[in-house]
Molecule: transfer RNA
Organism: Streptosporangiaceae bacterium
RNA sequence: UCCCGGGUCGUCUAGCCGGCAAGACUACAGAUUUUGGUUCUGUCAACCGAGGUUCGAGUCCUCGCCCGGGAG
Numbered sequence: 001u002c003c004c005g006g007g008u009c010g011u012c013u014a015g016c017c018g019g020c021a022a023g024a025c026u027a028c029a030g031a032u033u034u035u036g037g038u039u040c041u042g043u044c045a046a047c048c049g050a051g052g053u054u055c056g057a058g059u060c061c062u063c064g065c066c067c068g069g070g071a072g
Base pairs, nucleotide, nucleotide: 001071002070003069004068005067006066007065010025011024012023013022019055027043028042029041030040031039048064049063050062051061052060
């Protein structure tokens, strides 16, 4: 320098053919328990940045940034 893959709650991962961003763990609150732990219920919390297309973008297009792999 070129090619490929990836960037989503605090963490790890889903998200189809563009239409209410889901789950687990953590945290918080409650129930249970003598207390803690376990278990159960609930709550909080996110789309890398800038443009474009569209009625509507996590998803499609362009550029950039970062991470990983490959080629030279």